This is a predicted structure of a 1488-nucleotide RNA (small-subunit ribosomal RNA) from an uncultured bacterium. The coordinates come from a structure-prediction model, not an experiment, and the mean pLDDT is 83. The RNAcentral record of the sequence draws on ENA and SILVA. It matches the Rfam family "Bacterial small subunit ribosomal RNA". Rfam links the family to the GO terms ribosome and structural constituent of ribosome.

RNA sequence: AGAGUUUGAUCCUGGCUCAGAAUGAACGUUGGCGGCGUGGAUUAGGCAUGCAAGUCGAGCGAGUCUACCUAGUAGCAAUAUUGGGUAAGUCGAGCGGCGUAAGGGGCAGUAAUACCUGGGAACGUACCCUGAGGUCGGGGAUAGCUGCUGGAAACGGCGAGUAAUACCCGAUGAUCUUGGAAAAGCAAAGGCUUGCCGCCUUAGGAGCGGCCCAGGCGAUAUUAGCUAGUUGGUGGGGUAAUGGCCUACCAAGGCAUAGAUGUCUAGCGGGUGUGAGAGCACGACCCGCGCCACUGGCACUGAGACACUGGCCAGACACCUACGGGUGGCUGCAGUCGAGAAUCUUCGGCAAUGAGCGCAAGCUUGACCGAGCGACGCCGCGUGCGGGAUGAAGGCCUUCGGGUUGUAAACCGCUUUGGUCCGAAAGAAAGGGUAAAACUUGAUCGAUCGGAGAAACAAGGACGGGCUAAGUUCGUGCCAGCAGCCGCGGUAAGACGAACCGUCCAAACGUUAUUCGGAAUCACUGGGCUUAAAGGGCGCGUAGGCGGCCGAGCGGGUCGUGGGUGAAAUCCCCCAGCUUAACUGGGGAACUGCUUACGAUACCACUGCGGCUCGAGGAAGGAAGGGGCAAUUGGAACUGUCGGUGGAGCGGUGAAAUGCGUUGAUAUCGACAGGAACGCCUGUGGCGAAAGCGAAUUGCUGGUCCUUUUCUGACGCUGAGGCGCGAAAGCCAGGGGAGCAAACGGGAUUAGAUACCCCGGUAGUCCUGGCCUUAAACGAUGAGAACUAGGUAGUGGGUCCGACCUGGGCACACUGCCGAAGCGAAAGUCUUAAGUUCUCCGCCUGGGGAGUAUGGUCGCAAGGCUGAAACUCAAAGGAAUUGACGGGGGCUCACACAAGCGGUGGAGCAUGUGGCUUAAUUCGAGGCUACGCGAAGAACCUUACCCAGGCUUGACAUGUGCGAAAGCGCCAAGUGUACCUGGCUGAAAGGUCAGGGAACCUCGCAAGAGGGGACUUGGUACAGGUGCUGCAUGGCUGUCGUCAGCUCGUGUCGUGAGAUGUCGGGUUAAGUCCCGCAACGAGCGCAACCCCUAUCGUCAGUUGCCAACAUUAAGAUGGGAACUCUGGCGAGACUGCCGGUCUAAACCGGAGGAAGGUGGGGACGACGUCAAGUCCUCAUGGCCCUUAUGCCCAGGGCUACACACGUGCUACAAUGGCUGGUACAACGAGCCGCAAAGCCGCGAGGCCAAGCUAAUCUCAAAAAACCAGUCUCAGUUCGGAUUGGAGUCUGCAACUCGACUCCAUGAAGCUGGAAUCGCUAGUAAUCGGAGAUCAGCACGCUCCGGUGAAUACGUUCCCGGGCCUUGUACACACCGCCCGUCACACCAUGGGAGUCGGUCGCUCCAGAAGUAGGAACCUCAACCGCAAGGAAAGGCCCUACCAAGGAGUGGUCGGUGACUGGGGUGAAGUCGUAACAAGGUAGCCGUA
Repeated sequence: AGAGUUUGAUCCUGGCUCAGAAUGAACGUUGGCGGCGUGGAUUAGGCAUGCAAGUCGAGCGAGUCUACCUAGUAGCAAUAUUGGGUAAGUCGAGCGGCGUAAGGGGCAGUAAUACCUGGGAACGUACCCUGAGGUCGGGGAUAGCUGCUGGAAACGGCGAGUAAUACCCGAUGAUCUUGGAAAAGCAAAGGCUUGCCGCCUUAGGAGCGGCCCAGGCGAUAUUAGCUAGUUGGUGGGGUAAUGGCCUACCAAGGCAUAGAUGUCUAGCGGGUGUGAGAGCACGACCCGCGCCACUGGCACUGAGACACUGGCCAGACACCUACGGGUGGCUGCAGUCGAGAAUCUUCGGCAAUGAGCGCAAGCUUGACCGAGCGACGCCGCGUGCGGGAUGAAGGCCUUCGGGUUGUAAACCGCUUUGGUCCGAAAGAAAGGGUAAAACUUGAUCGAUCGGAGAAACAAGGACGGGCUAAGUUCGUGCCAGCAGCCGCGGUAAGACGAACCGUCCAAACGUUAUUCGGAAUCACUGGGCUUAAAGGGCGCGUAGGCGGCCGAGCGGGUCGUGGGUGAAAUCCCCCAGCUUAACUGGGGAACUGCUUACGAUACCACUGCGGCUCGAGGAAGGAAGGGGCAAUUGGAACUGUCGGUGGAGCGGUGAAAUGCGUUGAUAUCGACAGGAACGCCUGUGGCGAAAGCGAAUUGCUGGUCCUUUUCUGACGCUGAGGCGCGAAAGCCAGGGGAGCAAACGGGAUUAGAUACCCCGGUAGUCCUGGCCUUAAACGAUGAGAACUAGGUAGUGGGUCCGACCUGGGCACACUGCCGAAGCGAAAGUCUUAAGUUCUCCGCCUGGGGAGUAUGGUCGCAAGGCUGAAACUCAAAGGAAUUGACGGGGGCUCACACAAGCGGUGGAGCAUGUGGCUUAAUUCGAGGCUACGCGAAGAACCUUACCCAGGCUUGACAUGUGCGAAAGCGCCAAGUGUACCUGGCUGAAAGGUCAGGGAACCUCGCAAGAGGGGACUUGGUACAGGUGCUGCAUGGCUGUCGUCAGCUCGUGUCGUGAGAUGUCGGGUUAAGUCCCGCAACGAGCGCAACCCCUAUCGUCAGUUGCCAACAUUAAGAUGGGAACUCUGGCGAGACUGCCGGUCUAAACCGGAGGAAGGUGGGGACGACGUCAAGUCCUCAUGGCCCUUAUGCCCAGGGCUACACACGUGCUACAAUGGCUGGUACAACGAGCCGCAAAGCCGCGAGGCCAAGCUAAUCUCAAAAAACCAGUCUCAGUUCGGAUUGGAGUCUGCAACUCGACUCCAUGAAGCUGGAAUCGCUAGUAAUCGGAGAUCAGCACGCUCCGGUGAAUACGUUCCCGGGCCUUGUACACACCGCCCGUCACACCAUGGGAGUCGGUCGCUCCAGAAGUAGGAACCUCAACCGCAAGGAAAGGCCCUACCAAGGAGUGGUCGGUGACUGGGGUGAAGUCGUAACAAGGUAGCCGUA
């Protein structure tokens, strides 16, 4: 610091997502040790049990226990017991004092009675400190205890009697209190260990507290008005104290758009997390403050409370009960239940620190100090270290060579932290106590050190497609699953699962949740608004904000210097202490803030300050204008009515029809009526703020411009709310109504046509008055001001020059175009800014849901304004680029159309395909580009299919080792083996039996022996597969297309994708060439080079040829080398020449020439497209079969047949058929062959047989043509299918299933619907010939020659292609994209008769406890009084206030609700085709 994700690619806008840090966390897997921290965030839900506040005997009385002393009794005594006394002894209960208001817990409430910062005046203060003074004299009670007594208990009642530092009275009093003063009033307590602790009054202090003020401190306007003690005053009361704090009276105020009131949420701060910072989020632990203590209310006591472990009352809940009545409050520490994803021990100790009490010892202390539990966090340590290659085994991968795991292990050496065992042990300690000593205090921790002993006891988690470090194999097969985003998975998954390997962290690692960051994605720092989201429809103007020049004053802002404060902790720096770190201590800095004193005065503000004129406004003189309103007038057109002429149609459309018309239309003439709109002028011309404004005249009226520089003297700009104006449609009322025209009717179109087109037609359109207030109300561009190159045109007036007509210059206002810098994502914009700045207002923050719901408000209504959320998606979008496409445009080509000729589609047959059938009908090919295609030839074979039979190392190939390599080649067996012959069985393959019977090498004379293994048998590794995947592939091929295109280098332009070049003007068959040009060159294509063919020359002259010569039946022979021909080498054609056009390229015409503008034909196919075709030619990855999916064999099938299609053949006839005669080719093929002649057969063919390995012989007859004859328009002398019979040939074999021949038979068919194919010249058409394949089989295919046309005006249209341009919402690219209803499933949500609850008002009832007041009655120790009695007090009662509760009535929020509305989402549903191209009716906005 960024990255991923919208696109084919690009730039931008914009959202989503990720990497970081953090947490009081939780969950999953795993888990060695220690230190320091931290741990109920949810139900402020309920709680069993124990503990958490006591202490003082030096305040008091009585008592208990213990010890001692003493007396008595019993006993011999020990001893027991009773009474009395003593004690620095002890303690339960009580009176009294102090404490219990602290400490500890929680965050419910509280948006201000809180908190923070800084100030302030009208206050209090127990304990503590300091100063001054005092502490005298009396009195009456009461608890405990005791007697009686009530009650289950809790708890009482009555009587008797008692003490005090409890209570009371008197005295004394001030510097105290009251008071103007005089004056009046007010206190005490003693105790013990005799020098200490107390007590009272008063002054001061410290610390603490109460109160007031200012500023700061959440959300919401879909909360806009709130307030009666309310705001102020006076008197009074109350308080420690100010104050409506309370009360009576008086006044009518107070608060609020700088947000009152209401609602929702929330303890606040120091700080914490994050961040570069500014900020944003948070407020656990620790510290400060506030508030709360079961819920609500209340006061008492007290220095302090309206009191966490005090009281009273009410309520809910729980417990006890004898049913009468009582008791309780863990948000203290532990602990428990519940709810929850989730948060610990019913531990030890007062040793330390602190607190309370006490003179003190001391006691108490769940504060605290410690331990326990939890990897919850941070920090530290360890799980060994060094050597060790045969790179072991095993695992995984493999191209089979090896690689990797991996120095890792084993093995050798060393060490022992942690853990284990044993031992020693510092320190946390200071104190207490004493005259001084002695003596004494450790809950917990156990550092550290020493010893023993063994590498032993201690590693996991996540991840490995990109972001993001790290990949292979197998399994799976859109399944199972993954996923933070993009996205993976449909048979070769680096993304799922596993394994191995690797990467990152490590006692942890991941996940989830949340916060900040990245996010400049709310923009103060630091964003935007023409088209991406975003300028209000326009004006006037209130508040507010901002504001010209010169001066004066002031000193608020601002600036400077100093003072106070900003607690500590935290953060930062330095130093220091724990072995280090975390942690902790000390010091510093910082705390960006608030306040205050003094000073400065440039700027801003301020001033009943002074001036100025350039902003603004006024005045004067001129000017233009569809500016507005009203009235009047006009002509053209239209429609209607009346009349005339006229006589059959008119009208309308793509074509029609509806409609009108003989009752006279249309057309035409005249007259009249009516309403609406104002042609030409008319113009990116004018006016207006916008909406908008168009005949003429008149009246009324608003604004603007120019000139003069005369007046005022900043009077200005903007403008939240507010007010006004505001197209069309629409609404209300009344008029009006010619034309047009929603709705509606009819006619067409159409699959339908609730549309487009046509005929009609009502609201409306028009006027008056009143509403509505919206538009794509647009320049999609708010208003104002200033500045910043130019050029050009128009409108308005002015001025100067001028020849005074045309013109030129200058400055101003307005309206346009082009354009520099700049800006902009680009398109673009550019003095009329979208440039550079200032001021003010409005608005935006991903798409959808939705401008919807709800609330409010406006409206007669329609509806407008304001305006969400749930849910859902990863995009939605802007500009530009390259393509593709268009029922867009331009240019252009092609047998593309047209012009022609001949076909197909109809018939029969052949052949291929589909379908159907079948045991099998093997497989592939599927628009063009499959279908006489693979197949250049299925009877067996082929053959891949089916049925039956058989074989299993196999029909076929190789051999592990040796060796350096070449090379030799697996293992075992094999004398009756290989091989040959025969028998049996079988359809064959095969199986089985018998007989004969070797070869090679070495040794040996030989016999024979040994070896070897071609061969056989067995074995092993393997063979084999036309099994699958052409969507894993190579190769080959088809197609666009022989179309003219496709690219590159360098340069240049553009942010970029890209562009340029390759474009433009010509030209060409051609991106062919020329010219121009920010391009210059180049490559693959085009063309040429190659082959055949057309002409000539030359060479050669057999098997070919024959002009002259000779001889013959015949080039048969002699001969010839001229010609033809053959086949080598050459020539020839290049727009070279001439004319015209042209800048050129080139085109047109001509000459010559066998051939002329590429002469004709062939081969040759750019970058690429179609996941085109082929795994069945071949090759090949992966998968599958292995006594079978391999191999062999027999038979069958591929030849089936209701049917459909393609391609062909033969025909339908006279340009013909038949019969007879007769002429002329070329390419080719031939020894497993072609076969002459001759003979036989009607013929296919047969017999015999010459020649030929071929310019020699043969196939071989060419046919059409030509000549002659016949047929005479008919299902025929056309046509030949089909069928019967008889044959021939090939072949092992023609039944399924060959070809051919003869005789007989003689079907359909008389030129073919819609539609469709080929062909532009030696072509079409027509005629025959040859060849490959092949035993045989050709209507197919490939070649060959013979005869030999017609037409092309032309490019409007159909198909296809090329170039340029345009639009695009397409890019799987129009076979694209995409909209809405309906149907189905799911989800959230609105309405809803209602219903259930929360909460807040208002009204009324009620009134506990308590306080205040009242006063009849009752009671009554202290004071007064001799007493009676009184004062005071208490009880009861009443009144006021008031909690719970009750009743009523509203507001608001939430839950639920039959039914209902739309919305969203969902691989393959229905209907249509709205939008994107001119989207086939341009689209869109408002309205009905």